[in-house]
Molecule: transfer RNA
Organism: Lentisphaeria bacterium
RNA sequence: GGUCACUUAGUUCAGUUGGUUAGAACGCAUCCUUCACACGGAUGAGGUCGAGAGUUCGAGUCUCCCAGUGACCA
Numbered sequence: 001g002g003u004c005a006c007u008u009a010g011u012u013c014a015g016u017u018g019g020u021u022a023g024a025a026c027g028c029a030u031c032c033u034u035c036a037c038a039c040g041g042a043u044g045a046g047g048u049c050g051a052g053a054g055u056u057c058g059a060g061u062c063u064c065c066c067a068g069u070g071a072c073c074a
Base pairs, nucleotide, nucleotide: 001073002072003071004070005069006068007067010026011025012024013023019057028044029043030042031041032040050066052064053063054062
């Protein structure tokens, strides 16, 4: 330098052919339970879906470009 894959919550990840409220597990906070802790139970917070632009009535999803990570080729 070229090709390909990936980027979504603090972490690991789902998200179907673009469709009406963006989710799970773990973690975190509060409460219940306990003399106390752990376990268990209930409730809750936490996201400009990597940045920007475009297409569309509508974009996490499609297109362009930039950045980052990884693999392969040279």